[in-house]
């Protein structure tokens, strides 16, 4: 890179540099010189993986995955549900399941 597996209506910003373009893609529709994106420095959010406690199991050693934590050590993320829609099926004139792609973890090689 691939592939599996799980989530993806929640939560959370200043500075500081740079300066036109940016929200993946195609259409929309936003966000942008009253400074987007990006970078860096702080600081917040947040329970996947880890850690702590409980539970199940037990051969006392594993394992497991049911709760649960004031936990941030590795990630991750801090405009809009993934910002909305794509494609299929219903409803039908607005909805509601699934795909598909994408991000994220963890795991595979």
């Nucleotide at each position: 890179a691939u592939c599996u597996c799980a989530u993806c209506g929640a939560g959370a910003g200043u500075g500081g540099c740079u300066g036109a373009g940016g929200g993946a893609c195609g259409g929309g529709c936003c966000c942008g010189a009253c400074g987007a994106c990006g970078c860096c420095a702080c600081g917040a959010c947040a329970a996947c993986c880890g850690c702590c406690c409980c539970g199940a199991g037990u051969u006392u050693g594993a394992u497991c995955g049911g709760g649960g934590g004031u936990c941030a050590g590795g990630u991750g993320c801090c405009a809009a549900u993934u910002c909305c829609c794509g494609c299929c099926c219903g409803u039908u004139g607005u909805u509601g399941g699934g795909g598909c792609a994408g991000a994220u973890g963890a795991g595979u090689g």